RNAcentral holds the full RNA, with entries from SILVA. Small-subunit ribosomal RNA, central domain from a metagenome, 350 nucleotides, folded computationally. Its mean pLDDT, the model's own confidence on a scale to 100, is 88.
Context: one part of a larger RNA
């Protein structure tokens, strides 16, 4: 250097976008730094290998001859790769004509509920648990009817349903705006994949600075249980959960499965979009995309299981692992207000 791996044993980056760099579609001309021949010069000698000698043999050595797997010139070869040219459309895009969607941003509106305010009714209790009891009520509480206020969240529909790269996204109207899937085959003509590094996004908690604060709840405080109970249960409760704006970079950030492509029995359901059959019309049914579930053949796996949404065959490029524990720690640099995060080891030790 070759050789093995990454669902669940160690091993897929959280996630996209994209430098440099690796790879790269069909035919055709030229070229000839890659490749593939040939020759001529090096490649010292001794060693190593093989013949064959020579000391009685052997060690040890004499003669040959192979090898020196390389480098440089020359002459040829033109599949394959590169490269220059011209061209072509299947791969990427664009264009047009209708759909689908909780995709994202800002603006605005509603209804139901919980709370709390007022004001009626109405009296002795409520609440709460396994039982209690801490609390809360004659200063009239729970309940009930009215206005009323302020915050949050959108019941039903709602679905292995639907969007988006992920993180996520659900009440209704309007503005602004990503993407994606079918159909059409007009256009451009490899404009492609991947992606060290970079750069942006990135649930919750947590932080800064002003706000809001109804409910719910870390800390805390009480009652309870208990041998204790710094819990679990119960009463009450601040931070916080909400908002704008900055910041953090981490999740079991999970399909614990990196993108992209190609090929390789099927069966059933769903969602989008074409077309066809019918029909007065919407169904129904039948063909194909594309997304999403589900059961299974080949195959694959250590088994489980996966199985055209692969974990099957197979290319491309990326990241990643290499016994446990020490340790995702020390140290140093890097980033942050901090909390801390990225990177990331040894001594020992089984």
């Nucleotide at each position: 250097c070759u050789g093995g791996g990454c669902g669940u044993a160690a091993a897929g980056a959280g996630u996209a976008c994209g430098u440099a760099g690796g790879c790269g579609g069909u035919a055709c001309c030229g070229u000839a730094u890659g490749u593939c021949g040939g020759a001529u010069g090096u490649g010292a000698a001794a060693g190593c290998c093989c013949a064959u000698g020579g000391c009685u043999c052997a060690a040890c050595u004499g003669u040959g001859g192979a090898a020196u797997u390389g480098c440089a010139u020359c002459c040829g070869a033109a599949a394959c790769u590169g490269c220059g040219g011209a061209a072509c459309u299947a791969g990427a895009g664009u264009g047009c004509a209708g759909g689908a969607g909780g995709g994202g941003a800002g603006a605005g509106u509603g209804g139901a509920a919980u709370u709390c305010u007022u004001g009626g009714u109405g009296u002795a209790g409520c609440g709460g648990u396994g039982a209690a009891a801490u609390g809360c009520g004659u200063u009239g509480a729970u309940a009930u009817c009215a206005a009323g206020a302020g915050g949050a969240a959108c019941u039903c529909c709602g679905g292995u349903g639907g969007c988006g790269a992920a993180g996520g996204c659900g009440a209704c109207u309007c503005u602004c705006u990503g993407g994606a899937a079918a159909g059409u085959u007009a256009c451009u003509g490899a404009c492609g994949c991947u992606g060290a590094g970079g750069u942006a996004c990135g649930a919750a908690a947590g932080c800064g600075u002003g706000g809001g604060g109804a409910g719910c709840a870390a800390a805390c405080a009480g009652g309870a249980u208990u041998a204790g109970a710094u819990a679990c249960c119960c009463u009450g409760g601040u931070a916080g959960u909400c908002c704008a704006c900055g910041c953090c970079g981490u999740a079991a950030a999970c399909g614990u499965u990196g993108c992209g492509g190609a090929c390789u029995u099927g069966g059933u359901g769903u969602u989008g979009g074409a077309g066809g059959u019918a029909u007065u019309g919407a169904c129904c049914c039948c063909u194909u995309c594309a997304g999403u579930g589900c059961c299974g053949g080949a195959g694959c796996u250590a088994a489980c299981g996966c199985g055209u949404u692969a974990a099957g065959u197979c290319c491309g490029c990326c990241g990643c692992c290499u016994g446990g524990g020490g340790a995702g720690u020390a140290c140093g640099g890097c980033c942050g207000c901090a909390a801390g995060g990225c990177u990331a080891a040894a001594a020992c030790u089984c």